A computed fold for a 72-nucleotide RNA from Microgenomates group bacterium RBG_16_45_19, annotated as transfer RNA. The coordinates come from a structure-prediction model, not an experiment, and the mean pLDDT is 82. Its Rfam family is "tRNA". Rfam's curators write: Transfer RNA (tRNA) molecules are approximately 80 nucleotides in length. It is annotated as a transfer RNA.

Formats: sequence, structure tokens, C1' cells
RNA sequence: GGGCCCGUAGCUCAGUGGUAGAGCAGACGCCUCUUAAGCGCCUGGUCGAAGGUUCGAAUCCUUCCGGGCUCA
Repeated sequence: GGGCCCGUAGCUCAGUGGUAGAGCAGACGCCUCUUAAGCGCCUGGUCGAAGGUUCGAAUCCUUCCGGGCUCA
């Protein structure tokens, strides 16, 4: 340098055009002599960046940034 894949909550990941979700973690509460476990509830996101297409983009297109695999 060429090709392919990935980037979404603190972490691991879903979501493949129509209001962004789950598990874990965290706060609060219930339970318990206490802790843990369990249960309930709440918080938490400029969806890597910019531009384009579209009535509407995390999703489609282009470029760039970061990471990984591979070829030379």
C1' cells in the first nucleotide's frame, strides 16, 4: 500500500429505514439479626467524525479517524 470485518450506556452486546434496547455494573427501596443472594424501581447515549440520499438514517452511499484479520 490492497482486501475484509468491527466502532451503539461505565463493560459485554442486540437493534439492517419509522420515538435507541437487554444483561452486567451504579443509586434507592423490599426482604434479612447483618452481609450476600433474590425481588422491585430509577439513573445512564451528540449510535467514532463529517457530508450525502430520504418525509424520516444507528441502519443506505462517500470520505476520514481508531481497532482487528489477511495479502504483498